A computed fold for a 349-nucleotide RNA from Gallionella sp., annotated as Bacterial RNase P class A. The RNAcentral record of the sequence draws on ENA. The prediction has a mean pLDDT of 75. It matches the Rfam family "Bacterial RNase P class A". Rfam's curators write: Ribonuclease P (RNase P) is a ubiquitous endoribonuclease, found in archaea, bacteria and eukarya as well as chloroplasts and mitochondria. Its family is annotated with ribonuclease P activity, dimeric ribonuclease P complex and tRNA processing in the Gene Ontology.
């Protein structure tokens, strides 16, 4: 100095007007006026997990149905994080990886290939024993036999590679390498490692379907809870023509119809829920992820919904983007700039 990996931080800066939405004292009977302070974000996004909170409800058990899946922790909870194993990728820092079971079953592996899984035999090798066929009787030759080394196809070919072995072969045997089983060390564990031992048995795919193991009751702030008109209905007391209409033709009784008052629910409004909360920062302790106690700090709360508009100055000329109960993640968007660690290469001393 190049190129790059991890992490964090920031998100045009100053200063003036004029305005919107909330608090807070002051003044005013009120309407309202006026001081002073405060007002988006790292993603406020999607609504993808998981919880708080309310509300049906009492979720017990089973079946369905989903989600998750190496081991250890953190955590109110999680599919999140965080440490470690193990495979894979990279010269490195580092990065990614739903990583439980293919010996319960079922499926499925396109083209190609002989065969894609109860293996197989297309090219090829081989004629040892048996079989056929010829024979000059020595022997040839050959598949309907042997064989799985070589060849061919595929993403994948029935453990690899030498050697012996064989008619040619072939875990038939033998050493190594893989597996698989059995002990020992290490380590909480995943797992490593050594040592025996078995000739080696059944190829992949479970983000196929399935099998084990664990978790999950709905439905959401338009939840919910409080106040509360008019109108029209309910219920409950009185009052009236002793009236009309119905019930059988008539009486009687019975129900409907008017009026008053009083209770109830509901529905326009309103008010609450609402932002002080598993907060956030120092910080004991922890590799961390988190994180006791203790000080400190106060961070929008609208409700058709405020957070904007100008205007001077200056730079490197400004992305992505805009709460709506609330907090923890994940994911995607996104101009740039700042800052620790670190890797790998080149010079120079």
């Nucleotide at each position: 100095g190049a190129a790059g990996c991890u992490g964090g931080c920031u998100a045009g800066a100053c200063a003036g007007u004029c305005g919107c939405c909330g608090c807070a004292c002051u003044c005013g009977c009120a309407a309202g006026a006026g001081u002073g302070g405060g007002g988006a974000g790292g993603a406020a996004a999607g609504u993808c997990c998981g919880g708080g909170c309310u509300c049906c409800g009492c979720a017990g058990a089973g079946c369905a149905g989903g989600a998750u899946g190496c081991c250890g922790g953190u955590u109110a909870a999680c599919g999140a994080c965080c440490g470690g194993a193990c495979g894979c990728c990279g010269u490195g820092a580092g990065g990614c990886g739903a990583u439980g079971g293919a010996a319960a079953g079922u499926g499925c592996c396109a083209c190609a290939g002989a065969a894609a899984a109860u293996a197989c035999a297309c090219c090829g090798c081989c004629c040892a024993a048996g079989u056929u066929c010829c024979u000059u009787c020595g022997g040839g030759a050959a598949a309907c036999g042997g064989u799985a080394a070589g060849g061919u196809u595929g993403a994948a070919a029935u453990g690899g590679c030498g050697a012996g072995g064989u008619a040619a072969g072939a875990g038939c045997u033998c050493a190594c390498c893989g597996c698989g089983c059995u002990g020992g060390u290490g380590g909480c564990a995943a797992c490593a490692u050594c040592a025996g031992u078995g000739g080696c048995a059944g190829g992949g795919u479970a983000a196929a379907c399935c099998c084990c193991a664990u978790c999950c009751g709905g439905a959401g702030c338009a939840a919910g809870a409080c106040c509360a008109a008019a109108u029209a209905g309910g219920c409950u007391g009185g009052c009236c023509a002793u009236g009309a209409c119905g019930u059988u033709g008539c009486u009687c009784g019975c129900g409907u119809c008017g009026c008053c008052a009083g209770c109830g629910g509901g529905u326009a409004g309103g008010u609450u829920g609402c932002u002080c909360g598993a907060g956030c920062g120092u910080c004991a302790g922890g590799u961390a992820a988190c994180g006791a106690a203790a000080c400190g700090c106060c961070u929008a709360g609208a409700g058709g919904a405020a957070u904007g508009a100008c205007u001077g100055u200056c730079c490197a000329c400004g992305a992505c983007a805009g709460a709506a109960c609330c907090c923890g993640g994940c994911u995607u968007a996104a101009c740039g700039g700042c800052c620790a660690g670190c890797u790998u290469c080149u010079u120079u001393u």